[in-house]
Context: one part of a larger RNA
């Protein structure tokens, strides 16, 4: 490079936005750059190929043809692509009217529980385990009652549920934002899809500064267990977990399944709407699940939410190890991240 692939064998970027680029709806007019046809020129000779001929054959040589798939010029064609114009509405967007939700940010409020403090009652244990011990406790613990303080998380509802681009989001409430869906009117008139670089967001852990610190709890200490026990179990316990601001930029960031559009048998459940009606139910749109037909698949399986049938764009893969390492570059306060080999070996 060609060809083949990417749920699980190697392989979908964590997610979205988006410049360039690639691709792009219907009708019509013009043009003729791409495209197609004809003609002319050129495409050296030799060689290759075909035919015939010459050395007694062959190699070799000669003659003729073909080929040279290309380039240039010119004459035409106008379906498709392009370009320019005009028109359209079904793609896309806007608006009006409904509706939905743990979608986001900021503030306020709430009760249960836990811990601590003070006071009361009360007395010898409590706690913990497989069994124990460390630990707490006559300086009055545990238990129980009242009051106060603090931080964190929000039982039931709760779900095969919902929302969000993903990460993720759950007490109640207010304000400010964003979004989806439904109905049919209006309006713009292809404004679209994808997207290398680039930008933004991005769990947990970790880092910086300043707060906060109830519970839990890496490290650490002690008690057990054990041959040992740097563990599993127990008693404590620092960072951290929480808040504000700033970094980090990674995860089995998973549906291990990139995005968009179109098409393709059925059954069933559920969420949010809408319509008609006999208020039983039924039809339809958008999501979320289950079972399957065909098809696909190595099989497991998947099956209108495709891994089916097609089109467009991006990303990625090419035996195992060495290795996501070294070197270089770049980002970071650091930890490290991104990019990313080779020798050698099987």
């Nucleotide at each position: 490079u060609u060809g083949g692939g990417u749920u699980u064998a190697a392989a979908g970027g964590g997610u979205c936005c988006g410049c360039a680029g690639g691709c792009g709806g219907u009708a019509u007019u013009a043009u003729a750059a791409g495209u197609c046809a004809g003609u002319g020129g050129u495409g050296a000779a030799a060689g290759c190929c075909u035919a015939c001929a010459g050395c007694u054959u062959a190699a070799c040589u000669g003659u003729a043809g073909a080929a040279c798939u290309g380039c240039c010029a010119u004459u035409g064609a106008a379906a498709c692509u392009g370009u320019a114009g005009u028109a359209c509405u079904u793609g896309a967007a806007u608006u009006c009217g409904g509706u939905c939700g743990a979608a986001g940010u900021u503030g306020g409020c709430g009760g249960a529980a836990u811990a601590u403090g003070u006071a009361g009652u009360g007395u010898a244990g409590c706690g913990g385990u497989g069994a124990a011990a460390u630990g707490c406790u006559u300086a009055g613990a545990u238990a129980u009652u009242a009051c106060a303080u603090a931080g964190a998380a929000c039982a039931c509802c709760g779900a095969u549920a919902g929302c969000g681009a993903a990460g993720g989001c759950a007490g109640c409430u207010a304000a400010c934002u964003a979004g989806g869906c439904c109905u049919g009117g209006a309006c713009u008139g292809a404004c679209g899809c994808u997207g290398a670089g680039g930008g933004a967001c991005g769990a947990a852990a970790g880092c910086g500064u300043g707060g906060g610190g109830a519970g839990c709890g890496a490290a650490c200490a002690g008690g057990a267990u054990u041959a040992g026990a740097u563990a599993c179990c127990c008693u404590g316990g620092u960072a951290g977990u929480c808040c504000a601001c700033g970094c980090c930029g990674u995860a089995a960031a998973c549906g291990a399944u990139g995005g968009a559009c179109a098409c393709u048998c059925g059954c069933u459940a559920u969420c949010a709407g809408c319509g008609a009606u006999a208020u039983a139910c039924u039809g339809u749109u958008g999501g979320u699940g289950g079972c399957u037909a065909a098809g696909c698949g190595a099989a497991a399986g998947u099956g209108a939410u495709a891994a089916g049938u097609g089109u467009c764009c991006c990303a990625c893969c090419u035996g195992g190890g060495g290795a996501g390492u070294a070197c270089g570059a770049u980002c970071g306060c650091a930890a490290g991240g991104u990019u990313g080999a080779a020798a050698c070996u099987c």
Notes: A computed fold for a 346-nucleotide part of an RNA from an uncultured prokaryote, annotated as small-subunit ribosomal RNA, central domain.